[in-house]
RNA sequence: UGAGUAGCACAGAUGGUCGCGCCUUUUAUAAGGUGAGGAAAGUCCGGGCUUCAUAGGGCAGGGUGCCGGAUAAUGUCCGGUGGAGGCGACUCCAAGGCUAGUGCAACAGAAAUAAACCGCCAGGGCAGGAAUUUUCCUGCUGUGGUAAGGAUGGAAAGGUGGUUUAAGAGACCACCGCCCUUCUGGUAACAGAAGGGGCAUAUGUAAACCCCACCUGAAGCAAAGCCGAACAGAGAGCUAUACGGUUGCCCGCCGUGCUUUCGGGUAGGCUGCGUAGUAUCUGUGAAAGCGGAUACUGGAGCCGUAUGGUAACAUACGGUCAAGAUAGAUGACCAUCCAAGACAGAACCCGGCUUAUAGUGCUGCUCAUACC
RNA sequence: GCGGGCGUGGCGGAAUUGGCAGACGCACCAGCCUUAGGAGCUGGCGGGUAACCGUGCAGGUUCAAGUCCUGUCGCCCGCA
Numbered sequence: 001u002g003a004g005u006a007g008c009a010c011a012g013a014u015g016g017u018c019g020c021g022c023c024u025u026u027u028a029u030a031a032g033g034u035g036a037g038g039a040a041a042g043u044c045c046g047g048g049c050u051u052c053a054u055a056g057g058g059c060a061g062g063g064u065g066c067c068g069g070a071u072a073a074u075g076u077c078c079g080g081u082g083g084a085g086g087c088g089a090c091u092c093c094a095a096g097g098c099u100a101g102u103g104c105a106a107c108a109g110a111a112a113u114a115a116a117c118c119g120c121c122a123g124g125g126c127a128g129g130a131a132u133u134u135u136c137c138u139g140c141u142g143u144g145g146u147a148a149g150g151a152u153g154g155a156a157a158g159g160u161g162g163u164u165u166a167a168g169a170g171a172c173c174a175c176c177g178c179c180c181u182u183c184u185g186g187u188a189a190c191a192g193a194a195g196g197g198g199c200a201u202a203u204g205u206a207a208a209c210c211c212c213a214c215c216u217g218a219a220g221c222a223a224a225g226c227c228g229a230a231c232a233g234a235g236a237g238c239u240a241u242a243c244g245g246u247u248g249c250c251c252g253c254c255g256u257g258c259u260u261u262c263g264g265g266u267a268g269g270c271u272g273c274g275u276a277g278u279a280u281c282u283g284u285g286a287a288a289g290c291g292g293a294u295a296c297u298g299g300a301g302c303c304g305u306a307u308g309g310u311a312a313c314a315u316a317c318g319g320u321c322a323a324g325a326u327a328g329a330u331g332a333c334c335a336u337c338c339a340a341g342a343c344a345g346a347a348c349c350c351g352g353c354u355u356a357u358a359g360u361g362c363u364g365c366u367c368a369u370a371c372c
Numbered sequence: 373g374c375g376g377g378c379g380u381g382g383c384g385g386a387a388u389u390g391g392c393a394g395a396c397g398c399a400c401c402a403g404c405c406u407u408a409g410g411a412g413c414u415g416g417c418g419g420g421u422a423a424c425c426g427u428g429c430a431g432g433u434u435c436a437a438g439u440c441c442u443g444u445c446g447c448c449c450g451c452a
Base pairs, nucleotide, nucleotide: 001368002367003366004365005364006363007362008361009360010359012337013336014335015334016333017332018331020035021034022033023032024031025030037343041354042353044352045351046350047349048348049220050219051218052217061216062215063214064213065212066080067079068078069077070076081095082093083092084091085090096211097210101209102208103205104204105203117150118149119146120145121144122143124141125140126139127138128137129136130135158176159175160174161173162172163171177199178197179196180195181194182193183192184191185190224271225270226269227268233262234261235260236259237258238257242256243255244254245253246252275298276297277296278295279294280293281292282291283290284289299321301320302319303318304317305316306315307314308313338341373451374450375449376448377447378446379445382398383397384396391435400416401415402414403413404412418425419424428444429443430442431441432440
C1' cells in the first nucleotide's frame, strides 16, 4: 500500500421564527422546564405484573435436544468438545436415537433391503469338428457355485492391497473405518492407548411417525383493581291527616309530594402508567385518587470505578433515573457550516433474537507485496 | 394484543403419506371452414439457440422440495 476478518461508537450541528403534547408557577395573559430509537419494527422467544385455576401423582398436548457454566428466565449469552469451510485471522452447525418398532425410497436397473442379467468357474446332456477307445476344441441347453469385474442408480451388502481358491468371498492377513470391553486424562461432552468382534449392527431418511431425557397450568394492560351519577320508567313505604280530581259527605280509586329499592356497579371517572414503597405534614377533588415537602427503606434499569472470574457475569461503592397520551404530542420554515444526513417513529414495562439502515470514525488481528 | 390461512403461465385454478411441475377452463397464436366475420373443428401456447433456469424472495434438510424446516415480503380472515 492492497485485500480481508472480528468488535465498537455516531446517526447532521448551531442559531432564529411559528406551532403541538405533558409538567410547574400564575386570577388570567404569559413564562420556565421537558419531549422517540438503535432498531421504537417483526411479534419469534423469555420474564416482571394482574386475574382465574391448582392436595399429590400420572396420561394427553406443546417445547427443547453435544457438554459445562451465566442469568429473574430463555430457544439468549459465555467457555469448551466434535464436525464443515478458509493459506490465515476467523466463520458456520436443527449436533440425542434409524445396533427399539413402523413407514417411505419415483425413474432406471436382473435385483432396493433383497438379489445371479451379462460375466467367471465346475461338472451333465445334445450337435459338430480334431484325434487313437481315453482326450481336446466349438456351439446350444439346462444344474450348481460365485457379489471379484460390467451395466443401472443418490444408495448394490464395510474400503484398499494381498494370500488362498475351480472361480470367488472377512474364508484368512495388513492398514483404515465401525462396534464392544478395559485402562489413562478430563467435572463432562470427548480424546488417547490396549485387547476383542469379522461386522445379522446389515443402506438412507427422525426439518417421517416415533422412542429417550429434560422443561411446561391458562389468559393477557381491551389483564385487572377502585370510585360512581343524572333523566325516563317500574316496585315498596310514609302522614291517627298533606294538596287536587272523582258526587254534597265518608270509604275506596287516580294524580302530585317525600323517603327508599330497581334502572346500574350502567354512563363517566381514577388507578394500573413511567423510579417504587412506607410514615408525617400539607394543597386539591363529590369520591376513588392526584400533586408538593421531609425522613427511612428499596430496585433483574443505565453509567463509572474497584475486586473476583478465561468469559458470560457476580459483589461493593458512587452517580443518574425529565417522553408518555386516550382521537392519541414530538412538526414546519429560514440562515450558516460540513463528510450533505439512511432505515424508520413510543402506547404496561424489561432481557434477548431476527430483519431494515446513507455514510463516517476508532480498535484488535490475518494474508500478500514493496522498502528499511 | 392473541390466533389462523394464502402466494403456481397473461387470468382463474389442479398437482398431499416428498417422486417427470404446470391437469382443466378462459384468453392468445396458426391452420381448416365461410364471399367475409362470428360460431365450430384441429394444432400450438413459461423463459432460453442450447445446456439449463423457472411455484413471492433468501437459505437449509433430502438422492430428490410446489410439498418439509428457518428467516423474510405481500395479501386475506377471525376473536377480544